Model confidence (mean pLDDT): 82 of 100. A computed fold for a 1399-nucleotide RNA from an uncultured bacterium, annotated as small-subunit ribosomal RNA. Rfam family: Bacterial small subunit ribosomal RNA. Gene Ontology terms of the family: structural constituent of ribosome and ribosome.
């Protein structure tokens, strides 16, 4: 920088991830070389080797090796001798063990312990020591006893241990001498820092010293001064956490004196005083080696202290002293634990040295080489030790380098994947092929640097001396390499042997396919997986690093998320409840000193290595040399403006006198009045009192209600305020006393005295404690009555602690302005208190705005602006203000105040929006006024359930339910059962073939289908047609409506829904679209940071009301003129009516009132119509994952002799039951009966049918007209009129069932309609509850059409008849707008809290 709170926003906050880095590990893979590192865990045990020894030129001495010398035996030899074995010989080399002498206090290793002068730094030592080394001085005498060893006894298993003789020294010890050593005395001089030091002086007593070896040159010893070189003491600064550790200490703190150290000091002690240290964290507990430095960071800081470097500690674990200059890893004593030996008596032992072993662990190597180099230890050397070092060897543990080839090379090959699949894309110039080169590998040869010393030889030259020798320097010759035949170099083969690993939803480079199906799994955070996963596994494909990559752990960054640099506290976490006030912090103005803070310069320091810079060296780089450079510390000199200190002063801060004033400021002592309540008398009489209604509860034993009087105990009405007064808490009748504290005003003192405040100290509302009074009302607890499903609550009816009063406690409140005090400064209005003669002055207390702040709301002279001083608080959410401790309280509880676990948020302002038993306008058949219904009662119809072999499926508030279906007897039909079939259908292409196939008859057979028989093409000869076989493309009413397209229902025909500029806002948004009116309407006007558009409204379109103007057949017929019983029947007519085509009209245009306007009112004028005239079509942005895969269409999945396909019969018509929607009713506004009047839209050729005949009717037999303004269906019914019934289960009503038909179809059993006869059910107006409709509307009344063989009470259209009512918007339902709240946004069918249960 990112990611993650949220629908979206800003903001606060915390989780997470990019990055670096490790003494790692762990998972997969691995060619090659420098280099650097390697038991972080058990300071756990430890076999076995090794890691300190040297020096014969300190000693006696001779074990064991050589050499030499002697004796003997042998063998060989004539012998001289030789060889061999024995014994002997310290003469020689040398040299076990031992005396001495030096070194075993270096080097190496490890971090338990220590919180300390252990570390670091910077200083002192006038308080100290220093082997070996360096220079200097001076000596280096003299004698003497011993002892290891050996030798011999003892005596022990062993380790050793004892006695006894004997013997050397550079071992011990006597003696000389001796001072500038040390010890006392005595007297000077100089200097410092207090004690003090330092020097001359032939001061002066008195102590102490030596070792010798030798190749004769040295070199060793003693004392002594310097020095370097190492220690040792002391001091200042600085060095973890914890205050849930607050007090700690008797050698403690000092003095004296003595003792002890190299040395100072309670270091010891004896005595004497009574102090030392602590909030600037003492004691105490926890953790830890410290440092140079490492990571990591822009620095500041954090984090750490592997590896190299310095210190310090420690060496099985505690303690001890002894040698030494110096003390104790591989000395020694004691104690312990623990191992190992053992004759049980007693002994040995210490890897935290190299290696290696066993534990333990996630996890750290070889029981390796040589002393070649560097360095030590002894030695005159020569040399000798030396796991120190230096090399090697193991693990890719880490950084650094290199390599796994390089070029041309497109038929873009072949496989692989992916696709929209006859094709294309990607792997990919990749490969293949051709050509090149040879690091690494390989085979062969050559071959360094690291070596310089030292020594031997040999030669030269220097100082000294008489010379020699020897030192010292130089020459030359030989000698000396673990690593190593290594690095380098040539050569020889031949692209031949060398690449994985992680990742790929965002953060984060990188994407598809297929399998899985909230499984299996992933997951760093947010997530992902419930059938199309870029997220889980595989695979192809990419992407990032590369001999590695990846995970985990740590630590630092990011995180300004502890914040000096660099946060914060009205509302996110966070201002103590207020106030006093010691320590601390911080301070007015002025002169003068001073120089502690500060500043300048200059020195010392600041080991080294690292880190930077700049050279050089390994082929290059890591790495290595070499050179430069640094914070802090200190010191000495300057400087003097700040701050401090000192000393003088000043008035403006602060404080005091003085003179006024306002006030429910405290504190105490008095009084006073209304009202409640109770008690007393009294009139009085049946209710009172409560409540939404009620009851408990109280009255005939007289209440309530009233009069009169009396007791008692709390509060103080009206003023009264947006007021006042106090620091808060709080404070209200009046009256006195007593007292705090503020403001004005003034002119005087004082001289800075002041602000702030950890700890600490007063106050502190209400409940609540204790202790004693008091106790009218109120009123927790408790009783009782309602209320509720229950009501341990809200309401009633009582009531007791408490409320009140002293006195003591408690110390908390949303103790709130959610806003600590104090000081200055910085715009204007405006109101109210107090003061003053008065003012724009002062001092409170409030409202609005500016600048400026702020996440934003807000806040603005009473800041939350702009500066300062002090204090107090935060540092995710939750678990918690909870445990434990501790202090306080009598208790209640109160301050203090965690952590384990768990969350990825939690919160804070605002926005949009949704929702409210929230507001406020407004609309609808939404109520309400009304007129019909539905729920009852048949029946028809769908549903739901039940039922079945099926009882296909869809459609379930509103927005399914006479709804897909506008018509289920076969078909439809998708279901159910039997029986088939692997072909069909369907169009077309390409090949090859015949001439049939189909049709009649027939037989099985429910059909389907099998089988048999019979017939056998046209042709213009190009063909056509038709069929077989083959080949490419079969079907599927199976899922998925939650992958889709199309269509459609709903809010809603409600008035909304955007957009562009432009402006406001950090943003989400907002604004326009809000507000005043107005409309049916976001209709239109007015105002206006908007202005304007755009889908919606409304218009434009159809039908309907009126007129016109053309045109008149099959419609009309007024005149006119034939005909007829009658009729537009005919001539003709174009007037009417009509028909169908253009147009007229209607627009609030006109008139009167209101209004600004835009509109509204009017029994207004005109007109057919008046205020969208009425009706229809026509549905904005969107919502419902809303409906539909079974109308179409389509993607993914599934079936393929079946989930496809034929056929027959069944089913979809089932039925204890519930529901929706219908259609008939129950009758007199009615039914029956004759008899009579007036429509309109339609359909009609597989049709409507006149018209005649037949039948009681369906209807049928004949037969006309018409594809229809012509013929039909076709009689309209309600109405009228006139009779008839007379309130009855009826002359209402028509189910139901019996028989008789008709008619359509192959076919009316399941399961059609209709006639006719005959039967004659329920039902007497429908319960809770619901629908429906505002005018040609409802209500009734027929009529016709799609569908259709045939089958409507259904749906769709048609005309007649032809009303009631609407005051009104309080109430239900639904919708709009502003507007508030919100912890809701999957939007109240939301969130979410508890108990209970289970886990």
């Nucleotide at each position: 920088g990112a990611g993650u709170u949220u629908g979206a926003u800003c903001c606060u906050g915390g989780c997470u991830c990019a990055g670096g880095a490790u003494g790692a590990a762990c998972g997969c893979u691995a060619g090659c070389g420098a280099u650097a590192g390697g038991c972080c865990u058990u300071a756990c045990a430890c076999a076995u080797g090794c890691a300190a020894g040297u020096c014969g030129a300190g000693g006696g001495g001779c074990a064991g090796c050589g050499c030499g010398g002697g004796a003997a035996a042998g063998u060989a030899g004539c012998a001289a001798u030789a060889c061999c074995u024995u014994c002997u010989u310290g003469g020689c080399g040398g040299c076990g063990a031992c005396c001495g002498g030096c070194g075993g206090a270096u080097g190496g290793g490890u971090g338990a312990g220590u919180a300390a002068c252990g570390c670091g730094u910077a200083u002192g030592c006038a308080a100290c020591c220093u082997a070996c080394c360096u220079a200097c001085u001076a000596c280096u005498u003299u004698g003497g006893g011993a002892u290891a060893g050996c030798u011999c006894g003892u005596u022990g298993a062993a380790a050793g241990a004892c006695g006894a003789a004997u013997u050397a020294a550079u071992a011990c010890c006597u003696u000389a001498u001796a001072a500038u050593a040390c010890a006392g005395g005595g007297a000077c001089u100089c200097c410092g820092c207090a004690u003090g030091g330092a020097g001359a002086u032939a001061u002066u007593u008195g102590u102490u010293a030596a070792a010798g070896a030798u190749u004769c040159a040295u070199u060793g010893g003693u004392a002594g001064u310097a020095g370097a070189u190492g220690g040792g003491c002391a001091u200042g600064c600085g060095u973890u956490c914890c205050a849930u550790u607050a007090g700690u200490u008797a050698g403690u703190u000092g003095g004296u004196a003595a003792g002890g150290u190299a040395a100072a000091g309670g270091c010891u002690u004896a005595c004497c005083a009574a102090g030392a240290c602590a909030a600037u964290g003492a004691u105490g507990c926890g953790u830890a080696g410290c440092u140079g430095g490492a990571c990591u960071g822009a620095g500041a800081g954090g984090u750490u202290g592997a590896a190299c470097a310095g210190c310090c500690a420690c060496a099985c674990u505690g303690g001890g002293a002894c040698u030494g200059a110096g003390a104790a890893c591989g000395g020694c004593c004691c104690a312990g634990a623990c191992u190992c030996c053992u004759a049980c008596g007693g002994g040995a032992g210490g890897c935290a040295g190299c290696a290696g072993u066993a534990g333990a662990g996630a996890a750290u190597c070889u029981u390796c080489g040589g002393c070649a180099a560097u360095g030590g230890g002894g030695g005159g050397a020569a040399c000798c030790c030396u796991g120190a070092a230096c090399g090697a060897g193991c693990a890719a543990u880490g950084c650094c380098g290199c390599g796994u080839g390089a070029g041309u090379g497109a038929u873009g090959a072949c496989a692989g994947u992916c696709u929209u699949a006859u094709g294309g894309a990607u792997u990919g110039u990749a490969a293949a092929a051709c050509u090149c080169u040879g690091u690494u590998g390989u085979u062969u040869g050559g071959a360094a640097a690291g070596a310089a010393c030292a020594g031997u030889a040999a030669g030269a030259a220097u100082a000294g001396g008489a010379a020699a020798u020897g030192a010292u320097u130089c020459u030359u010759a030989c000698c000396u390499g673990a690593c190593g035949g290594u690095a380098c170099c040539a050569u020889u083969c031949a692209a031949g042997a060398a690449a994985g690993c992680a990742c790929c939803g965002g953060c984060u480079a990188a994407c598809u396919a297929c399998g899985u199906g909230c499984c299996a799994g992933c997951a760093g955070c947010c997530g992902c997986g419930g059938u199309a996963a870029u997220a889980c596994g595989u695979a192809g494909g990419g992407u990032g690093c590369a001999a590695g990559c990846g995970u985990u752990a740590u630590c630092c960054g990011g995180a300004u998320u502890u914040a000096u640099u660099g946060g914060g506290c009205g509302u996110a976490a966070a201002g103590c409840g207020u106030c006093c006030g010691c320590a601390g912090c911080c301070g007015g103005u002025u002169u003068a000193u001073u120089a502690a803070g500060u500043c300048u310069a200059a020195a010392a320091u600041c080991a080294a290595a690292g880190c930077c810079u700049g050279a050089g060296g390994c082929u290059c780089a890591a790495c290595c040399u070499c050179a430069g450079c640094a914070c802090g510390u200190u010191u000495u000199a300057g400087a003097a403006a700040c701050u401090g200190a000192u000393a003088g002063g000043c008035u403006u801060g602060a404080g005091u006198g003085u003179g006024g004033u306002a006030g429910a400021g405290g504190c105490a002592a008095g009084u006073g009045g209304a009202a409640u309540u109770u008690c007393u008398a009294g009139u009085g009489u049946a209710g009172c009192g409560g409540u939404a209604a009620a009851a408990u509860g109280u009255g005939u034993a007289g209440a309530u209600a009233u009069u009169a009087g009396a007791a008692g105990g709390a509060a103080c009405a009206c003023c009264a305020g947006u007021g006042g007064c106090g620091a808060a808490g709080g404070c209200g009748a009046c009256u006195u006393g007593c007292u705090g504290g503020g403001c004005c005003a003034u002119c005087a003192c004082u001289g800075a005295c002041g602000g702030u405040c950890a700890u600490g100290g007063a106050c502190g509302a209400a409940a609540g404690c204790g202790u004693g009074g008091g106790g009218a009302g109120c009123a927790a607890a408790c009783a009782g009555g309602a209320u509720u499903a229950g009501a341990u609550a809200c309401c009633c009816u009582g009531g007791u602690a408490g409320u009140c009063c002293a006195c003591g406690c408690c110390g908390u409140a949303a103790a709130c302005g959610a806003u600590g005090a104090g000081u200055g400064c910085u715009a204007a209005g405006u109101a109210u208190c107090g003061g003053u003669a008065g003012a724009u002055u002062c001092g409170g207390u409030g409202c609005c705005u500016a600048a400026g702040c702020u996440a934003a709301c807000g806040c603005a002279g009473u800041a939350a602006g702009c500066a300062c001083u002090c204090c107090g608080c935060c540092u995710g959410g939750g678990g918690a203000g909870u445990a434990c401790g501790g202090u306080c309280g009598c208790a209640a509880g109160a301050c203090u105040g965690a952590a384990a676990c768990u969350c990825a948020a939690a919160g804070g302002a605002a926005u949009u929006g949704a929702c409210g038993g929230g507001g406020a306008c407004u609309c609808g058949c939404a109520c309400a006024a009304g007129c019909g219904g539905u729920g009852g009662a048949g029946c028809a119809u769908g549903c739901g359930g039940u039922u079945u072999a099926a009882u296909u499926c869809g459609a379930u508030g509103a927005u399914a339910c006479g709804c897909g279906a506008g018509g289920a007897a076969c078909c439809u039909u998708a279901c159910c059962u039997g029986g088939g079939u692997u072909u069909a259908a369907a169009u077309g292409g390409g090949g090859a073939g015949u001439g049939a196939c189909a049709g009649g008859c027939u037989u099985g057979g429910a059909a389907a289908c099998a089988g048999g028989c019979u017939c056998u093409u046209c042709u213009u000869c190009g063909g056509a047609c038709a069929c077989u076989c083959u080949u490419c493309a079969a079907g599927g009413u199976g899922c998925u409506g939650c992958a889709u397209g199309g269509u459609u229902g709903u809010c809603g025909u409600c008035a909304g829904c955007u957009c562009g500029u432009g402006c406001c806002g950090u943003g989400a948004g907002g604004u326009g679209u809000c507000g005043g009116g107005u409309u049916a309407a976001g209709u239109c006007c007015c105002a206006u940071a908007a202005c304007g558009a755009g889908c919606g409204c409304a218009a434009c379109c159809c039908c309907u009301a009126u007129c016109g103007a053309u045109a008149g057949u099959u419609a009309c017929c007024a005149g006119c003129a034939c005909g007829u019983u009658a009729c537009g029947g005919u001539g003709g007519g174009g007037a009417c009516u009509c028909u169908a085509u253009c147009g007229a009209g209607a627009c609030u245009g006109c008139c009167g009132g209101u209004g600004u306007a835009a509109a509204c009112c009017g029994u207004g004028a005109g007109g057919a119509g008046g205020g969208u005239g009425g009706g229809g079509a026509g549905g904005a942005c969107g919502u419902c994952a809303a409906a539909u895969c079974a109308g179409c269409a389509c993607g993914g999945c599934c079936c393929u002799u079946a989930c496809a396909u034929c056929c027959a019969g069944g089913g979809c018509u089932a039925c204890a039951c519930a529901c929706g929607u219908a259609c008939u009713a129950c009758a007199a506004u009615g039914g029956c009966a004759u008899a009579u009047a007036c429509a309109a839209a339609g359909g009609g050729c597989a049709g409507c049918u006149a018209c005649a005949c037949a039948g009681c009717g369906a209807u049928g037999u004949g037969a006309u007209g018409c594809g229809a303004a012509u013929c039909u269906c076709a009689u309209a019914a309600a109405g009228u009129a006139u009779g008839u019934c007379u309130c009855a289960g009826u002359u209402c009503g028509g189910a139901u069932u019996g028989g008789a038909g008709u008619c359509u179809g192959c076919a009316a059993c399941u399961c059609g309609a209709c006639u006719c006869c005959a039967u004659g059910a329920a039902g007497c107006a429908g319960g809770a509850a619901u629908c429906g409709c505002u005018a040609g509307u409802a209500a009734u009344c027929g009529u016709g059409g799609a569908u259709c063989a045939g089958a409507a009470u259904g749906c769709c259209a048609c005309g007649g008849u032809g009303a009631a009512u609407a005051c009104g918007u309080u109430c239900u339902c639904g919708g709009g707008u502003c507007u508030u709240g919100u912890a809701c946004u999957c939007a109240c069918c939301g969130c979410c809290c508890g108990u209970c249960a289970a886990g």